[in-house]
């Protein structure tokens, strides 16, 4: 070096402001006042792992080569919920969105050349969408299970090749 086991820490953000007015309350009445972080206008958040035409670095005189490190809510997955059996642990059942537009054009393709075509989730810019369970005026945002549990991460211990 990689790998089985095992120990430890770390592991999630977020309604400014306006409007309506289920509901409640004062009055004799007119009518007033109170009411939604859930409605409606607006506001505003983004966990993990994986991909990478981009970047920034190392080794290396340069390249080429190898290598670190950062990069996606919606592009592939994973996690939180609910129940059946369970000694560890498993099964089922539930659980959401753009690979949009328009510019560039690293790179790739045709071509003698001139050009021409494809082409970014990642650069600009536009528009648009999404979001467990339970409680409540129907909630990503509030409260609640949760000083929990976990997708994972980093760090040790130790066995064996």
């Nucleotide at each position: 070096u990689a790998g089985a086991u095992c120990c430890u820490u770390c592991g999630g953000g977020g309604c400014a402001g306006g409007g309506u007015g289920a509901g409640g309350g004062a009055g004799a009445a007119a009518u007033c006042c109170c009411a939604a972080u859930u409605c409606c206008c607006g506001a505003u958040c983004g966990g993990c792992g994986g991909u990478a035409a981009u970047c920034c670095g190392g080794c290396c005189a340069c390249a080429a080569g190898c290598u670190g490190g950062a990069g996606a809510g919606c592009c592939c997955g994973c996690g939180a919920g609910u129940u059946g059996a369970u000694g560890g642990u498993u099964g089922a059942c539930a659980g959401g969105a753009g690979u949009c537009c328009g510019g560039u054009g690293c790179g790739c393709g045709u071509g003698c050349a001139a050009a021409c075509g494809c082409a970014a989730u990642g650069c600009c810019g536009g528009c648009g969408c999404c979001g467990a369970c339970g409680g409540u005026a129907a909630a990503g945002u509030c409260c609640g299970g949760a000083u929990g549990a976990a997708a994972g991460a980093a760090g040790g211990a130790g066995c064996g090749a």